[in-house]
RNA sequence: UCUUCAGGGCGAGGUGAAAUUCCUCACUGGCGGUAUAGUCCGCGACCCGUUCUGGCUGCCCGGGGGCAGACAGGCGGCUGAUCCGGUGAAACUCCGGGGCCAACAGUAUAGUCUGGAUGGAAGAGGA
Numbered sequence: 001u002c003u004u005c006a007g008g009g010c011g012a013g014g015u016g017a018a019a020u021u022c023c024u025c026a027c028u029g030g031c032g033g034u035a036u037a038g039u040c041c042g043c044g045a046c047c048c049g050u051u052c053u054g055g056c057u058g059c060c061c062g063g064g065g066g067c068a069g070a071c072a073g074g075c076g077g078c079u080g081a082u083c084c085g086g087u088g089a090a091a092c093u094c095c096g097g098g099g100c101c102a103a104c105a106g107u108a109u110a111g112u113c114u115g116g117a118u119g120g121a122a123g124a125g126g127a
Base pairs, nucleotide, nucleotide: 001127002126003125004124005123011025012024013023014022026112027111028102029101030043031042032041033040038100039099047077048076049075050074052073053072054071056069057068058067059066060065061064082098083097084096085095086094104115105114106113
């Protein structure tokens, strides 16, 4: 530099005009670090901002410059949740037990449906 891969999960029942969204029991868990991690540390995506950089489109003045728009990159912001016991040299990571969390829009209130997204990306593999 090129190329490939790179997010999972709702079933049973109740109520109701209507709920995979409420209630009961379930099910799921990106990437790197480290004694094996949804919860520790860090990163990514989503969302927001930007008097920063780039080319593109349109308009205005005419050496060239200015303004506006969307897009890409950079930078910044935001970004959920864990305890106890045991083993061990070492584990909030293993084993046992009990908790908790899950963006935005739509809709009878959503981690699981639909949508942005056959997108993008931390990273991993190959040449």

Predicted 3D model of a 127-nucleotide RNA (FMN riboswitch aptamer (RFN element)) from a sheep gut metagenome. The prediction has a mean pLDDT of 80. The model forms 100% of the base pairs in the Rfam consensus. Its Rfam family is "FMN riboswitch aptamer (RFN element)". Rfam describes the family as follows. The RFN element is a highly conserved domain that is found frequently in the 5'-untranslated regions of prokaryotic mRNAs that encode for flavin mononucleotide (FMN) biosynthesis and transport proteins.